[in-house]
């Protein structure tokens, strides 16, 4: 330099056009003599950035940034 994959709550990951969810972690409550486990609830996201397509973009296109792998 070229090819390819990935970027979504603190962490690990879903979501293939109609305003984003699960698990763990966190907080509150129930339970317990108490702790853990278990049960219920709450909070937490400008979906890497910019531009474009579209009535509408996490999703489609382009560029850029960051990371993994491959080739020379």
């Nucleotide at each position: 330099g070229c090819c390819u994959c990935c970027g979504u709550g603190g962490c690990g990951c879903a979501g293939u056009g109609g305003u984003a969810g699960c698990g763990c972690a966190g907080c509150c409550g129930c339970c317990u003599u108490g702790u853990a486990a278990g049960c219920g609830g709450c909070a937490g996201g400008u979906c890497g950035u910019c531009c474009g397509u579209u009535c509408g973009a996490u999703c489609c296109g382009g560029a850029c940034c960051g990371g993994g792998g491959g080739c020379u």